[in-house]
Order: sequence, then C1' cells, then structure tokens
RNA sequence: AGGGCAAUAGUUCAAUGGUAGAAUAGCGGUCUCCAAAACCGUCCAUGAGGGUUCGAUUCCUUCUUGCCCUGCCA
Repeated sequence: AGGGCAAUAGUUCAAUGGUAGAAUAGCGGUCUCCAAAACCGUCCAUGAGGGUUCGAUUCCUUCUUGCCCUGCCA
C1' cells in the first nucleotide's frame, strides 16, 4: 500500500427492510433454620457521520477501532 472479516445489554451470541431477542451476570421476591439450587419479576444495547426507503441492526458510502491475508522498504 491492497484485500477480507468484525463492532448490538456488564459478558457471550441472535435478529433475510416492518415492535431489537436469548443465555449469563446484576437487583428484588418466593422457597429454606441459613445458604445454594430452582422458580417468578426487574434492569441494561444496535461504534460515529451522511445517503436510499413510507420504514434501516439489515442496503450504499466515509470515518474510527480490532483481527486476518498479501506485497514493498528496512
């Protein structure tokens, strides 16, 4: 320098343009002599800018960050 992949909840992952979900963690409760486990409830998210669309996590584009491959110099 060129190419590819990724960025969503505290964490790990879903979501084929039409209400963003799950597991786990946190908090509260039930249960228990106490605790754990189990069960119920609750809390929390789309990296940034622009565009397309009636509607964007999704499509296009620029940037940022991380990872991988190739090449050049040393």
Overview:
Predicted 3D model of a 74-nucleotide RNA (transfer RNA) from an Opitutales bacterium. The prediction has a mean pLDDT of 81. Taxonomically the source falls in Opitutales (Bacteria, Pseudomonadati, Verrucomicrobiota, Opitutia). It matches the Rfam family "tRNA".